[in-house]
Molecule: transfer RNA
Organism: Candidatus Gastranaerophilales bacterium
RNA sequence: GCUGGUAUAGCUCAGUCGGUAGAGCAACUGAUUCGUAAUCAGUAGGUCGCAGGUUCAAGUCCCGUUACCAGCU
Numbered sequence: 001g002c003u004g005g006u007a008u009a010g011c012u013c014a015g016u017c018g019g020u021a022g023a024g025c026a027a028c029u030g031a032u033u034c035g036u037a038a039u040c041a042g043u044a045g046g047u048c049g050c051a052g053g054u055u056c057a058a059g060u061c062c063c064g065u066u067a068c069c070a071g072c073u
Stems, first nucleotide, its partner, number of pairs: 001072007010025004019056001027043005049065002052062002
């Protein structure tokens, strides 16, 4: 230098043919308990790496770019 992959909640990851962003764990509140743990109910937490384009509408499609991983030279 070239090619491919990954980037979404604090962590691990889903998200179908483009149509209102989700789960588990963790955090917080409440119930239960003499108390803790466990269990149950609930709450909060996101410019979907960054920046453009297409579209009525983009996590998803297209271009560029950054970081990491793998391969080739």